[in-house]
């Protein structure tokens, strides 16, 4: 790298250092950003997936933080489909948009094959 499984409207910021864009690609919104964002580094802190251990009929429950992860906006948000459509826009046959609600796709984390 590829795979499989699980999770995701919850929670967690201070300092220094850099100096211009950042929010995974792309497309549009919309947002943070010289009162210095992203990056990077100490320190603290969310969580609790694997791990410890207690315990239990039990893959449950409990506490701990060793191995990762993670601390702006649901993963920011849309984007393909498939349901509903009250009220709004557009056009007036069927309809489209925005919005809503379930899937799927992408990516990201975790534990696991390869």
């Nucleotide at each position: 790298g590829a795979u499989u499984u699980a999770u995701a409207c919850a929670g967690a910021a201070g300092u220094g250092g850099c100096g211009a864009g950042a929010g995974a690609a792309c497309a549009g919104g919309c947002u943070c950003c010289g009162u210095g964002a992203c990056c990077c580094a100490c320190u603290g802190g969310c969580a609790a997936c694997c791990u410890u251990c207690g315990u239990u009929g039990a893959u449950g429950c409990g506490a701990a933080a060793g191995g990762u992860g993670c601390c702006a906006a649901u993963u920011c948000c849309u984007g393909c489909c498939c349901g509903a459509u009250u009220c709004g826009g557009c056009a007036u046959u069927u309809g489209c948009c925005a919005g809503c609600g379930g899937g799927a796709g992408a990516g990201a984390u975790a534990a696991g094959u390869u």

A computed fold for a 114-nucleotide RNA from Hymenobacter norwichensis DSM 15439, annotated as SAM riboswitch aptamer (S box leader). The sequence was found by an Rfam model in a public genome assembly. NCBI's taxonomy places the organism under Bacteria, Pseudomonadati, Cytophagia, Cytophagales, Hymenobacter norwichensis.